[in-house]
RNA sequence: CUUGAUAAAAGCCAAACCCAUCGCAAGGUGGGGACGGAAAGCUACGGGUCUCAGAAAUUGAGAGAUAGCCGGGUUGCCAAG
Numbered sequence: 001c002u003u004g005a006u007a008a009a010a011g012c013c014a015a016a017c018c019c020a021u022c023g024c025a026a027g028g029u030g031g032g033g034a035c036g037g038a039a040a041g042c043u044a045c046g047g048g049u050c051u052c053a054g055a056a057a058u059u060g061a062g063a064g065a066u067a068g069c070c071g072g073g074u075u076g077c078c079a080a081g
Stems, first nucleotide, its partner, number of pairs: 001081004012037002017032006035068001041074003045071003048066003051061003
C1' cells in the first nucleotide's frame, strides 16, 4: 500500500424496553438492558424518512432530527500478500 470478515486471537459498540433528565416535537444525554453489528468509529456532502409552522407549495425553521435508512468522505484492530 492492497485485499479479506472465511478461520483464529484480543477486544469493541449497544436495538427494543425501563428509570432519570433536556426538547413544542422528531429526538438527544446518563444508568440499567442486549436485538443485532466487521467499522453499529467519526462526518449532515447527496438522496430518503421524520418533527414544527403553513390551506398548499419546487415554502420556511439553513444552527430541527435521523450516521442502527442508503450512498459518499475520513480514521482504526486482526490476518494474508